[in-house]
RNA sequence: ACCAGACAAAGCCAAACCCAUUGCGAAGUGGGGACGGAAAGCCACGGGUCUUGAAUGAGAGACAGCCGGGUUACCUAA
Numbered sequence: 001a002c003c004a005g006a007c008a009a010a011g012c013c014a015a016a017c018c019c020a021u022u023g024c025g026a027a028g029u030g031g032g033g034a035c036g037g038a039a040a041g042c043c044a045c046g047g048g049u050c051u052u053g054a055a056u057g058a059g060a061g062a063c064a065g066c067c068g069g070g071u072u073a074c075c076u077a078a
Base pairs, nucleotide, nucleotide: 004076005075012037013036017032018031019030020029021028022027035065041071042070043069045068046067047066048063049062050061051060052059
């Protein structure tokens, strides 16, 4: 350095739910709160789910804590 991930150490993130707010909506943002997470950091590239749409359509969106992939990163036992 790469791989790996402990009854290690310092930390980190934050589900559901509640309040406020933005949005047609999925959902996002801020505060509270912890179910959990070794990338639960970032990216919509592939698959998938969801929203909008008169429709099973086109298009446009959302989800990275659905899976895969890409990329960056703390510590260090086996």
Overview: Predicted 3D model of a 78-nucleotide RNA (c-di-GMP-I riboswitch aptamer) from Desulfonema magnum. The sequence was found by an Rfam model in a public genome assembly. Its Rfam family is "c-di-GMP-I riboswitch aptamer". Its family is annotated with cyclic-di-GMP binding in the Gene Ontology. NCBI's taxonomy places the organism under Bacteria, Thermodesulfobacteriota, Desulfobacteria, Desulfobacterales, Desulfonema.